Large-subunit ribosomal RNA, domain V from a Patescibacteria group bacterium, 563 nucleotides, folded computationally.
Context: one part of a larger RNA
RNA sequence: CCCGCAACUAGACGAAAAGACCCCGUGAAGCUUUACUACAAUUUGCUAUUGGUAUAAGGUUUGUUAUGUUCAGCGUAGGUGGGAGCCGCAAGGCGCCAAUGAGACACCACCCUUAGCUGAUUUUAUACCUAAUCCUCUCCCGUGAAUCCGGGAGAAGAGACAGUGGCUGAUGGGUAGUUUAACUGGGGCGGUUGCCUCCUAAAAUGUAACGGAGGCGUUUACAAAGGUCAGCUUAGCUCGGAUGGAAAUCGAGCUGGACGCGCAAACGCACAAGCUGGCUUUACUGCAAGGACUACAAUCCGAGCAGUCGCGAAAGCGGAAGUUAGUGAACCGACCAUCCUAUAUAGGAAGGUGGAAGAUCAACGGAUAAAAGCUACUCCGGGGAUAACAGGCUGAUCGGGCCCAAUAGACCACAUAGACGGCCCGGUUUGGCACCUCGAUGUCGGCUCAUCGCAUCCUGGGGGUGGAGAAGCUCCCAAGGGUUUGGCUGUUCGCCAAUUAAAGCGGUACGCGAGCUGGGUUCAGAACGUCGUGAGACAGUUCGGUCUCCUAUCUGUUGCGGG
Numbered sequence: 001c002c003c004g005c006a007a008c009u010a011g012a013c014g015a016a017a018a019g020a021c022c023c024c025g026u027g028a029a030g031c032u033u034u035a036c037u038a039c040a041a042u043u044u045g046c047u048a049u050u051g052g053u054a055u056a057a058g059g060u061u062u063g064u065u066a067u068g069u070u071c072a073g074c075g076u077a078g079g080u081g082g083g084a085g086c087c088g089c090a091a092g093g094c095g096c097c098a099a100u101g102a103g104a105c106a107c108c109a110c111c112c113u114u115a116g117c118u119g120a121u122u123u124u125a126u127a128c129c130u131a132a133u134c135c136u137c138u139c140c141c142g143u144g145a146a147u148c149c150g151g152g153a154g155a156a157g158a159g160a161c162a163g164u165g166g167c168u169g170a171u172g173g174g175u176a177g178u179u180u181a182a183c184u185g186g187g188g189c190g191g192u193u194g195c196c197u198c199c200u201a202a203a204a205u206g207u208a209a210c211g212g213a214g215g216c217g218u219u220u221a222c223a224a225a226g227g228u229c230a231g232c233u234u235a236g237c238u239c240g241g242a243u244g245g246a247a248a249u250c251g252a253g254c255u256g257g258a259c260g261c262g263c264a265a266a267c268g269c270a271c272a273a274g275c276u277g278g279c280u281u282u283a284c285u286g287c288a289a290g291g292a293c294u295a296c297a298a299u300c301c302g303a304g305c306a307g308u309c310g311c312g313a314a315a316g317c318g319g320a321a322g323u324u325a326g327u328g329a330a331c332c333g334a335c336c337a338u339c340c341u342a343u344a345u346a347g348g349a350a351g352g353u354g355g356a357a358g359a360u361c362a363a364c365g366g367a368u369a370a371a372a373g374c375u376a377c378u379c380c381g382g383g384g385a386u387a388a389c390a391g392g393c394u395g396a397u398c399g400g401g402c403c404c405a406a407u408a409g410a411c412c413a414c415a416u417a418g419a420c421g422g423c424c425c426g427g428u429u430u431g432g433c434a435c436c437u438c439g440a441u442g443u444c445g446g447c448u449c450a451u452c453g454c455a456u457c458c459u460g461g462g463g464g465u466g467g468a469g470a471a472g473c474u475c476c477c478a479a480g481g482g483u484u485u486g487g488c489u490g491u492u493c494g495c496c497a498a499u500u501a502a503a504g505c506g507g508u509a510c511g512c513g514a515g516c517u518g519g520g521u522u523c524a525g526a527a528c529g530u531c532g533u534g535a536g537a538c539a540g541u542u543c544g545g546u547c548u549c550c551u552a553u554c555u556g557u558u559g560c561g562g563g
Base pairs, nucleotide, nucleotide: 001563002562003561004560005559006558007557008556010555011554012553015548022383023382024381025380027379028378029375030374031373032372035178036177037176038175039174041171042170043169045167046166047165048164049163051129052128053127054126055125056124057123058122059121060120061119063117064116065115066114068112075105078111079110080109081108082107085094086093087092133158134157136155137154138153139152140151141150142149181193182192183191190210194216195215196214197213198212199211217364218262219321220320226280227279228278229277230276231275232274234258235255236254237253238252239251240250260269261268263326265324266323267322284307285306286305287304290301291300292299296365309318310317311316332358335355336354337353338352340351341350390437391435392433393432394431396430398426399425400424401423402422403421407417408416444519445517446516447515449511450508451507452506453505454504457482458481459480460477461476462475463474464473465472484498485497486496487495488494525543526542527541528540529538530537531536
């Protein structure tokens, strides 16, 4: 060196199970509720099944009888129309006429107001009835048991109620179907989501971040903060001037745009866009060459033409505001208009077209008219696109060293300690990042077995000392060997007790679960406290809780044997 046998399990990110933790999916399921919407169920009213009588109250109505008083006028004039006659054998009476009055009477007809009676019809309420309907009992029948069921007969009770059907209002996790946003240095919690201004932005434009700062969801109209014409100059400082002062008003000078422009900021503005006054309504109608911006949809600027106006002597200016925020697509219904659909016409209904209103549709390019939660009982599809362990990078934090040397050390920086600061090293802490691994890299502590570093706890050798000696302090060299046993706790750690020469600090997937354990953490059961309406939840607590491969292929290691 090769081969074999017997062993051990450190590695093959060993095997097994498309990770159960975590995140994602406009995935699923179960559960909850003051999420949404339905349905069952319960209940209200009306109606059908559903009939009779009486009384009371009311509505409508037929017939009949009455009813109607200002004054004047015989007098109790309801209204209107006809009317010179009417009733009666006759006598006679009434009326016309006349008078009064707003209105004139007899007679005929049609009505009005109020009241009574009568009949019809209807509503409500109450009481009663029996024949629908319901129910109890007895008897008979349904080929032979039956107290059940059905049919028949009889009796009792209830009774137009109940029950049932239809419509309707309420209640309704009892049941069902669903919803419950995204961004995010993992997710959750918090914050944000549209628009305007500045910086970041790298001197055109544009440009991100959970980068740094602020604003908006309007306001103003006939005594404007709009249009036009005309006039004016703000602010600060200095000096002077009665009351008068820091500051009122007056004068002069200087600076120059610092004032002001409804509101944020930026830019702009003196011929003013600022301030004041006069007259006014262009804060118009119909358009629009051409541009800016831009994925789209949107958005913005606009000379000029026609009409009609305002101001100005005129030239001219005026289609809101110094500019940039002050906002919302479609659908939907309502409103106004309309020579449309509409070709017989009138009215009506429906629709179209034009206009303008209704959105914190604010998650602001707006899924629906309409929507919250829990899951440790959970499931599926995926992700190392994304967290928890370990590794990696980094080294703020952490540990160690060095430089400077104020100060302490009686005096004296440097025996010893060392502020304010500076420069490095290490990769044991807490972190940051999210690079391998989610078709699995088993996670704390203990046990067993270790191995390495030295920044050395002991033992060894030295320097300094504020080293008399002894005991110390500090520094240098040194990793050969060593580095205890108990009590409490799952503990690492720590505290305590007794020893010891000493009871070192770290790395090794916080060494080591295909070596062991399983006390802790971290499934399903249960309880307490707290939170939650609840389902449930808690780096809160508590009791309980399957650790697979007696089978090792290769590398590695040990023993034995052969060549």
The RNAcentral record of the full RNA draws on ENA. Rfam family: Bacterial large subunit ribosomal RNA. Rfam links the family to the GO terms structural constituent of ribosome and ribosome. Its mean pLDDT, the model's own confidence on a scale to 100, is 83. NCBI's taxonomy places the organism under Bacteria, Bacteria candidate phyla.